[in-house]
Context: one part of a larger RNA
RNA sequence: CGCAGGAUAUUUGAAGAGAUUUGUCCCUAGUACGAGAGGACCGGGGCAAACGAACCUCUGGUGUUCCAGUUGUCACGCCAGUGGCAAUGGCUGGGUAGUCAUGUUCGGAAAGGAUAAGCGCUGAAAGCAUCUAAGCGCCAAGCCCCCUUUAAGACUAGAUAUCCCGUAUCUUAUGAUACCUAAAGGCACCUCGAAGACUACGAGGUUGAUAGGCUUCAAGUGUAAGCACAGUAAUGUGUUCAGCUGAGAAGUACUAAUCUGCCGUGCGG
Numbered sequence: 001c002g003c004a005g006g007a008u009a010u011u012u013g014a015a016g017a018g019a020u021u022u023g024u025c026c027c028u029a030g031u032a033c034g035a036g037a038g039g040a041c042c043g044g045g046g047c048a049a050a051c052g053a054a055c056c057u058c059u060g061g062u063g064u065u066c067c068a069g070u071u072g073u074c075a076c077g078c079c080a081g082u083g084g085c086a087a088u089g090g091c092u093g094g095g096u097a098g099u100c101a102u103g104u105u106c107g108g109a110a111a112g113g114a115u116a117a118g119c120g121c122u123g124a125a126a127g128c129a130u131c132u133a134a135g136c137g138c139c140a141a142g143c144c145c146c147c148u149u150u151a152a153g154a155c156u157a158g159a160u161a162u163c164c165c166g167u168a169u170c171u172u173a174u175g176a177u178a179c180c181u182a183a184a185g186g187c188a189c190c191u192c193g194a195a196g197a198c199u200a201c202g203a204g205g206u207u208g209a210u211a212g213g214c215u216u217c218a219a220g221u222g223u224a225a226g227c228a229c230a231g232u233a234a235u236g237u238g239u240u241c242a243g244c245u246g247a248g249a250a251g252u253a254c255u256a257a258u259c260u261g262c263c264g265u266g267c268g269g
Stems, first nucleotide, its partner, number of pairs: 001153001005164007015150004021049007033038001051107005059101004066094005071086006112144002118138004165268001166179005180266001185263004189205005210256003213252005219245003226239005
């Protein structure tokens, strides 16, 4: 820009994309078959591999500073307690959210249609025979559907529901003029996000829990500092499952989403 007014939701599905896998064991049944050795079709059930999707309850990885330990050195006057640096995590032990797989769950199905090779029915040409010439069936992991997904720029531009929008005068059609009106809705702006390169998308903007803060909880670390006691001391014990804590959950307007601006018109070739 188009989709013959504008808008908000919900959709149909032309067309496209994806998926389509396999093995093994058990039962039927040591049955049919076979002298025996051996050993089924059909049908039913279980398990597994690889592949794929989603997710983080479990098992784990990461988790650049959440907690603790610790060496050297420097600083905060000293002790104590802390902080800096150690090739931009000093080293070490753990680890929430997030993210990930090696973890968890799920998937391939079943049915239908037309067929291939093949197997047939009826049946002539050719008094017979013949699946084929007319006609009619069966049949595959393959084809079309079925399943998942994108999808009306599908220019044949679809459908449904709802919302919004002017009066007067003149005028043959139709338009002109005056005054009024900026609707529904959207965007900007701001607070943000399991959304994200930007954009987009989604949640909110005081009629508010959107983010931060605070409170409580969860979870991590593992028992803070100070003081007291024991010990010559290192250290230990008690206060104390303490103290601290990023992303998690809930609650709570304390802080910030203030005030506002713009687009979009007037019943529609």